[in-house]
Record summary
A computed fold for a 105-nucleotide RNA from Acetobacterium sp., annotated as c-di-GMP-I riboswitch aptamer. The coordinates come from a structure-prediction model, not an experiment, and the mean pLDDT is 79.
């Protein structure tokens, strides 16, 4: 150098849960806790994947709101509300790309 984690030291990290703090959401962060973990280090701009949908289009419903046009009915827009579809938002403890202790060899 490739390979490779049965034993063994020695660090090391921290899942759910709860508490606060961000956030439209996912989810991140601090404390708490340890399901697990031989890369559970560092990369989200090599790629896949996967989770959200504030925004945007679409499409619907149209009873009500507020606007116009009208004498009135009624039409038409705009906002609110459904549904869908989108990442520009996150996830590397989903693969995976870079790195790198100890032990074996």
């Nucleotide at each position: 150098g490739a390979g490779a984690g049965c034993g063994a030291a020695u660090a090391g990290c921290a899942u759910a849960u709860c508490a606060g703090a961000u956030g439209a959401a996912a989810g991140u962060c601090u404390g708490u806790g340890a399901c697990g973990c031989a890369a559970a280090g560092c990369u989200u701009c090599a790629g896949g994947g996967u989770c959200u949908a504030a925004g945007u289009u679409a499409u619907g419903a149209u009873c009500g709101g507020c606007g116009a046009u009208u004498c009135a009915a009624a039409u038409c827009g705009c906002a609110a509300c459904a549904u869908a579809a989108u990442a520009c938002g996150a996830c590397a403890g989903c693969c995976a790309g870079c790195u790198g202790c100890c032990a074996c060899a």